Molecule: transfer RNA
Organism: Armatimonadetes bacterium 13_1_40CM_64_14
RNA sequence: GGGGACGUAGCUCAGUUGGGAGAGCGCCGCACUCGCAUUGCGGAGGUCGUGGGUUCGAAUCCCAUCGUCUCCA
Repeated sequence: GGGGACGUAGCUCAGUUGGGAGAGCGCCGCACUCGCAUUGCGGAGGUCGUGGGUUCGAAUCCCAUCGUCUCCA
């Protein structure tokens, strides 16, 4: 320098006809207990890497760009 994959909650990750942003763990509160743990219930937490484009509508399609990993040279 060229090709490919990945980027979504604090962490690990789902998310296919393009229309609801989610799960587990963690965190906070309540219940249960003498207390803790467990368990149950509830809750907070998101620029969907960034900027544009297409569309009535984009995490999802297109272009550019940044970062990480990887292959070729």